[in-house]
RNA sequence: ACAUCAAUCCCGGGGAGCCCCCCACCGGGGGGGCUGAGAGGGCGCUUGGCUGCGCCGACCCGCCGAACCUGAUCUGGCUCAUACCAGCGAAGGGAGGACCGCAUGACUCAGC
Repeated sequence: ACAUCAAUCCCGGGGAGCCCCCCACCGGGGGGGCUGAGAGGGCGCUUGGCUGCGCCGACCCGCCGAACCUGAUCUGGCUCAUACCAGCGAAGGGAGGACCGCAUGACUCAGC
C1' cells in the first nucleotide's frame, strides 16, 4: 500500500394486481374472495373529483444485482381472470458508501 468479509451505520432503488356482488355511473364508493414479502397505512399541497405531486411508514431489493423496468396489449400451457409453470433470457437496463479486526488473502521489502 491492495483485495475480501458478516454485523452495524448512513444512503439509495422498487412495486402495489386479479375475480365476484352492491351503490353510483366520471377515472367514484362499499363489501367479499385469490395470489404474494408486499396488493397503497399516515400527513401535506393540489383537483369539480384519490386528479396530480411531495414527504413519511410497511415490505422487497442494492452489482454474487430476475427487487424492479423495457421488449410486452409478447409466445405456449393452465385459470373465469390474475396468479402460477415454461419460453423470451448467456437479451437490454437497474439502486453503494463508510466503519470494523492485533481478521483473512495476495504482493513487496528486510532479517535468520
A computed fold for a 112-nucleotide RNA from Conexibacter sp. DBS9H8, annotated as TPP riboswitch aptamer (THI element). Model confidence (mean pLDDT): 76 of 100. Lineage of the source: Bacteria > Actinomycetota > Solirubrobacterales > Conexibacteraceae > Conexibacter.